[in-house]
RNA sequence: CCCUAGCUCAGGAUGAACGUUGGUAGCAUGCCUAACAUAUGCAAGUCGAGCGGAAAGUGAUAGCAAUAUCAUUUUCAGCGGCGUACGGGUGAGUAAUGCUUAUCUUACCUACCUUUUAGUGGGGGAUAAAAUACCGCAUGCCCUUUGGCUUCGGCCAAAGGAAAGGAAGCCUUUGGGCUUUCGCUAAAUGAUGGGGAUAAGUCGCAUCAGCCGAUGAAAGUGGGGUAAUGGCCUACUGAGGCAAUGACGCGUAGCCGGGCUGAGAGGCUGAUCGGCCACAAGGGAACUGAAACACGGUCCCUACUCCUACGGGAGGCAGCAAUGAGGAAUCGUCGGCAAUGGGGGCAACCCUGACCGCGCAAUGCUACGUGAAGCAGGAAGGUCUACGGAUUGUAAACUUCUUUACUCGGGUGUACUCCUAAAAGCUUGCAUCCGAGCAAAAAGCCACGACUAACUACGUUCCAGCAGUCGCGGUAAGACGUAGGUGGCGAACGUUAUCCGGAAUUAUUGGGCGUAAAGGGUGCGCAGAUGGUCUGACAAGUUAGCAGUGGUAAAUCGAGGCUCAACCUCGUGGAAACUGGUAAUACUAUCUGACUCGAGUGCAGGAGAGGUUAACGGAACUCCAUGUGGAGCGGUAAAAUGCGUAGAUAUAUGGAAGAACACCAAUAACGGCGAAGGCAGUUAACUAUUCUGUUACUGACAUUGAGGCACGAAAGCGUGGGGAGCAAAACGGAUUAGAUACCCGUGUAGUCCACGCCCUAAACGAUGAGUGCUAGAUAUUGGGAACUUGAUUCUCAGUGUCACUAGGUAACCCGGUAAGCACUCCGCCUGGGUAGUACGGUCGCAAGGCUGAAACUCAAAGGAAUUGACGGGGACUCGCACAAGCAGUGGAGCAUGUGGUUUAAUCCGAUACGACGCGUAGAACCUUACCAAGGCUUGACAUGUUUGGCAAAACUAGGGAAACCUAGCGGAGGUUAUCCAAACACAGGUGCUGCAUGGCCGUCGUCAGUUCGUGCCGUGAGGUGUAUGGUUAAGUCCUAUAACGAACGCAACCCUUAUACUUAGUUACCAGCAUUCAGUUGGGGACUCUAAGUAGACUGCCUGAGUAAUCAGGAGGAAGGAAAGGAUGACGUCUGGUCGUCAUGGCCCUUAUGCCUUGGGCGACACACGUGCUACAAUGGUUAGUACAAAGCGUUGCCAACCCGCGAGGGGGAGCUAAUCGCAAAAAACUAACCUCAGUUCGGAUUGGAGGCUGCAACUCGCCUCCAUGAAGUCGGAAUUGCUAGUAAUCGCAAAUCAGCCAUGUUGCGGUGAAUACGUUCUCGAGUCUUGUGCACACCGCCCGUCAAGUCACGAAAGUCGGUAAUACUUGAAACCAGUUGACUAACCCGCAAGGGAUACGGCUGACAAGGGUAGGAUUGGCAAUUGGGGCUAAGUCGUAACAAGGUA
Repeated sequence: CCCUAGCUCAGGAUGAACGUUGGUAGCAUGCCUAACAUAUGCAAGUCGAGCGGAAAGUGAUAGCAAUAUCAUUUUCAGCGGCGUACGGGUGAGUAAUGCUUAUCUUACCUACCUUUUAGUGGGGGAUAAAAUACCGCAUGCCCUUUGGCUUCGGCCAAAGGAAAGGAAGCCUUUGGGCUUUCGCUAAAUGAUGGGGAUAAGUCGCAUCAGCCGAUGAAAGUGGGGUAAUGGCCUACUGAGGCAAUGACGCGUAGCCGGGCUGAGAGGCUGAUCGGCCACAAGGGAACUGAAACACGGUCCCUACUCCUACGGGAGGCAGCAAUGAGGAAUCGUCGGCAAUGGGGGCAACCCUGACCGCGCAAUGCUACGUGAAGCAGGAAGGUCUACGGAUUGUAAACUUCUUUACUCGGGUGUACUCCUAAAAGCUUGCAUCCGAGCAAAAAGCCACGACUAACUACGUUCCAGCAGUCGCGGUAAGACGUAGGUGGCGAACGUUAUCCGGAAUUAUUGGGCGUAAAGGGUGCGCAGAUGGUCUGACAAGUUAGCAGUGGUAAAUCGAGGCUCAACCUCGUGGAAACUGGUAAUACUAUCUGACUCGAGUGCAGGAGAGGUUAACGGAACUCCAUGUGGAGCGGUAAAAUGCGUAGAUAUAUGGAAGAACACCAAUAACGGCGAAGGCAGUUAACUAUUCUGUUACUGACAUUGAGGCACGAAAGCGUGGGGAGCAAAACGGAUUAGAUACCCGUGUAGUCCACGCCCUAAACGAUGAGUGCUAGAUAUUGGGAACUUGAUUCUCAGUGUCACUAGGUAACCCGGUAAGCACUCCGCCUGGGUAGUACGGUCGCAAGGCUGAAACUCAAAGGAAUUGACGGGGACUCGCACAAGCAGUGGAGCAUGUGGUUUAAUCCGAUACGACGCGUAGAACCUUACCAAGGCUUGACAUGUUUGGCAAAACUAGGGAAACCUAGCGGAGGUUAUCCAAACACAGGUGCUGCAUGGCCGUCGUCAGUUCGUGCCGUGAGGUGUAUGGUUAAGUCCUAUAACGAACGCAACCCUUAUACUUAGUUACCAGCAUUCAGUUGGGGACUCUAAGUAGACUGCCUGAGUAAUCAGGAGGAAGGAAAGGAUGACGUCUGGUCGUCAUGGCCCUUAUGCCUUGGGCGACACACGUGCUACAAUGGUUAGUACAAAGCGUUGCCAACCCGCGAGGGGGAGCUAAUCGCAAAAAACUAACCUCAGUUCGGAUUGGAGGCUGCAACUCGCCUCCAUGAAGUCGGAAUUGCUAGUAAUCGCAAAUCAGCCAUGUUGCGGUGAAUACGUUCUCGAGUCUUGUGCACACCGCCCGUCAAGUCACGAAAGUCGGUAAUACUUGAAACCAGUUGACUAACCCGCAAGGGAUACGGCUGACAAGGGUAGGAUUGGCAAUUGGGGCUAAGUCGUAACAAGGUA
């Protein structure tokens, strides 16, 4: 970077809750938890026009009155009717006795209601009494049953089956009648509502695979029961039924219309409203009735509560309110029946917590408002600031205007009922209009690092805190907190929870499986899925019309009503789906008949390590025996253990045993067979496969294949054999810090055979099987055909390779043997870890196998490729990198720097290479920054303002360590200067941060690299250019080339040195001439030299090699291939160094962290390290003599000659502002002499004494001289440094700094002047290419496991406490049914009567049975000592297993 993959966010939604805030109105919504328990009130009554009775009132009549009678009104309980099965609540149960959709019911019912027909006569008894209560009789259009007939329409016969009256009006003979109306009976009909049945659909778990059944389970027959079908029940017959299309079991759940979301398909959901179901404290049961097994009915059991006189009773808010409890959480013990609807009633009316309204709650949706217009001194204040200003901001103030809401007043409209002939009117409201008044009463919440719209300051400083994800905070935080500003939404805004979306992240639409998660180890094969060509039939699928359902609400569309909207009303239309019937027949299915191309069989000819069994063979190893022989063998990086004089190893002969089969063999690029595992000496027997050819036969017989069955390397297990070699375990020897390893020596299981298990592998092509299609090239195995007989062509079946065919792929790569294009079937995947673990099941002798989770935890884990970096990977190349050499360091003494220690202070910095003779080219004071002490405070230094004063310095005196203080003297100049004093702004800081910075520097590295534009390649990071091959010091150049050009580097241009020439000759030079002590002078301009300019070197010329670049050699030349040296340092790295050179942001100090002064310190000293000097000696030392440089420096200076001193030095004063004079003597060298191998005539430290010089000053703490003293040291362990030619080594000279000097340092200069380089194996560093990578703060990387600590969830566990559903036995309430039995009784039946029967009410028994008890199991939870592993947790322990060949791949 691309891909894969998960996590997170932005959207919408909610019966929500919480936080902050809160103006109004409309419309909705409001216990999601305890189907927990409930105080109190209400939620179902009504009818007097069914009936009698009681009470109260009014009126009338009779009456004096009491009172009686009649009429009427109201109330009360009762008999009776209808209702109470509706309405209202809740969702516990229920995975199908439910729900949804459709169908059936000739197998059914339906009160009230509609329509139609026929009726409504006459008796009786009870009750306190009456009746529309109850019972008969008559009648029967009609209904039921049975029988018969039938022209199937019906008809006939027999038997059975009804009823209730009330009110009003009129009439009346007062008995009643007629009319209307409300009822009643029977039957039919419609409507409505239900019962029953069928089909399809309807959650999760297979770690629930078998379940039910002889005690009803599947089916049949007879019977019973029901409104009705049916094992619904019963008797008999006697064995089935359900299930991988998921039975049975467990868990969860009311279902739907719909709601939310979504482009859709889907996913989630089932509050409010509507439909269905279920339930009414938990459980059971029936009664009544048209309908119930009944929320505000009955009976029984259980639990709980209440009352009680203790005998016994009462109760069921999941109706409306309300209370407690639970909970994050959900309202009033309101009003009214005015509307809608329901019940009763002829009606008025009554009842109605249904309903209509009001109340509470921002819970939601919608609408409105919190003011509008103008207003720049851009006010004040705030914030920021670069101090100029910017911003808040027309915002405010101010002016003008408006008034929703609110308050007050007035008008209009309208709804219902009553009343009425109709208006008017009354009551309770509601809506709306007009007028008046005050900008008045009304804005918050969240966010501002990215995703994501919106930024600054201060505070804080890995603290406090934030966080949806990534992540922020360790002193300059846009991320925390606050403020200002800004953004978003707005009466709300955020948060939390949940659902859908994004998520193509379960993929039907619409994904995948070579390497990312994912192909089963392989085959055979039942079911299943899919299936060749043609004909005909059928019409299941399919397709097209038609019809039905698809209710209401919601949604869509169109209208309309509230001022709009939310909301409400009305209407149209269809859709999905299901069903019925019609039509079509291409395709699929089914049936029929055929075909041969798929598949198979036969025939002919081949191929092979295919399999099983038996026999045989030779080489090698080992062992045994014997001979020869005589000291070792063996083993390793090196060793040791081991074997061997009791004769090994070696060698020869003979023998034994077991296992494996060299060559053949097929190169890098490896042939053949098999389904896979796998198969290799030779021969034989048995057996399987496959290919080719012919096309004779069958005629789709095929493909795949869940379960199932079989095979299945090695290791392992069981039994019995066998055992040569090899070799887990084990032992010993090494290695090592250790070495339970790698290496070595032994060595047991095992490896081999037979039989039986195990069933797993990186069982891999990490690539399931089958079929078809899609350019080529090449090799090879086994066959066939053709001819032109060949290095031929064509063809079938295999096995390999190639890649610029196309195509595919994230890429790598695949590419007719696909990972391409398609089809069929199977298997598998859905983030990493936990974990292939636990539990359960199953297989196994065991080891273990198969199946296979979760809690918890992380925001990643992963694949392919890219650029780097790295490798105890590779190739090439270079460098004093090694090697070859020379001289050293490390040992000694001293100098110097550092660390450490010490100290009042030992100032600070640098501190791997790239700090350590570094900053410091010079610490006695100063420097100086440190310490002690004493002083100053606008200051030692700068600028400015205001006010006042007047010189100041120098000098003298006093105090004092000095600074400083005091006093005196003095007097230029002429007050805006200078100075002093006071007050302000400010100065000052070597205080901090080099990790805030500039500048400068070091380093890789004077290494050859680093990039750009355009083009091209690649999805992209990126590549190419800047590969290959040569060449070079060089990315230098050439060739080649999808690159062509260019830039920074390289080189060159610059300086010095080396040669020559020209010009110029003073202070330099002197050949010839003259002259002198002397280039001293005249002179010369040749030479040397000086200093300016030219020339010269370019592979130019020649030979050879090469395409070329270039290389090798040669000539000429002072110089030859970069002539030597210097300056010059690419992109960048090291968060390299420096805030103490300087500059500078921020922070800090301000009578001190500033300034002045004296003294001290930076110089300390047990020790350690770096860099040097001097040495250890004879290539030397000492003494004496002689010779030759270069480059510098000099007036506050260098200092000559001469004199003094042993000397340092002193005196002296000439010359020189320098090619003129001076420093200045060069030294090594050379000549001569002495020393003669010793701690010395080496070496000079240390110390004593005496001096000199500089300087205010030499004690701490300078240098030099002389005399004396004379340490260590005799060439330096491990290790390590420099150098390739005028170099190393060695010798001296000069300069900077500087009064002097701790300089042996540094920077320069010359003198003398070597050795060696075979070469690139190794060490170090660097470059290019390539390779691997789990690294990218890049190997000083990453990272694993045990142990130790803390914490979390989980498994096992003796046990313990529960839950659930069953089973067995026992006990068994109420109730229905059956049987039996008792006494009693009016209407009915029989009977003249007595009496009997039926009915009703009981008793007992049986069957059924809720519940209880006992018992043993099943299943599922909680807790649990202890125990096991797992996850997580900045800096614990031990090692270093993996990543590079990761050091044993």